[in-house]
RNA sequence: GCCACGAUAGCUCAGCUGGUAGAGCACCCGAUUUGUAAUCGGGCGGUCGUCGGUUCAAACCCGACUCGUGGCU
Numbered sequence: 001g002c003c004a005c006g007a008u009a010g011c012u013c014a015g016c017u018g019g020u021a022g023a024g025c026a027c028c029c030g031a032u033u034u035g036u037a038a039u040c041g042g043g044c045g046g047u048c049g050u051c052g053g054u055u056c057a058a059a060c061c062c063g064a065c066u067c068g069u070g071g072c073u
Base pairs, nucleotide, nucleotide: 001072002071003070004069005068006067007066010025011024012023013022019056027043028042029041030040031039049065050064051063052062053061
């Protein structure tokens, strides 16, 4: 330098060939217990890597860039 894949909640990851983003764990509150753990109920938490384009509408489509992983030279 070139190619492929990836970037979504604090962490690990879903998200159907476009229609207003979710799960588990963690954290907070409550129930239960003599108390802790476990269990159960509820809650909090997101400019979907950045910038632009297409569209009535973009996490999703198009382009450039940044970072990470792997491969080629």
Transfer RNA from a Pseudomonadota bacterium, 73 nucleotides, folded computationally. It matches the Rfam family "tRNA". It is annotated as a transfer RNA. The coordinates come from a structure-prediction model, not an experiment, and the mean pLDDT is 81.